Record summary
RNAcentral holds the sequence, with entries from Rfam. The RNA shown here (Glycine riboswitch aptamer) has 101 nucleotides and comes from Pseudonocardia endophytica. Lineage of the source: Bacteria > Bacillati > Actinomycetota > Pseudonocardiales > Pseudonocardia. The prediction has a mean pLDDT of 77.
RNA sequence: CGAACCCGAGCGGGAGAGUCCCAGCGGAGCAGCACGCGCCGGGCGCCGAAGGAGCAAACCCUUCCCGGAAUCUCUCAGGCACCCAGGACCGCUCGGGGAAG
Repeated sequence: CGAACCCGAGCGGGAGAGUCCCAGCGGAGCAGCACGCGCCGGGCGCCGAAGGAGCAAACCCUUCCCGGAAUCUCUCAGGCACCCAGGACCGCUCGGGGAAG
């Protein structure tokens, strides 16, 4: 001087699953009702890539126990028209740690 690797920040990309049923509210119209629109609540159904939870083998140990991953599983949480938000993961940049050489 300085790679791999780790952490943080910024930018970009980033999937999946009903706007199905019921009720209420709002606006327009109105004698009243119905239709369509928006908001909210509930019911059932569904998705999983924030988070959370669970587990095998290798491995560890004399043996046993414990430990033992995930985009796998569960779906608690979260989410399911569009938009917004969130988003594992990937790329680039910056800062810090680190240390092969």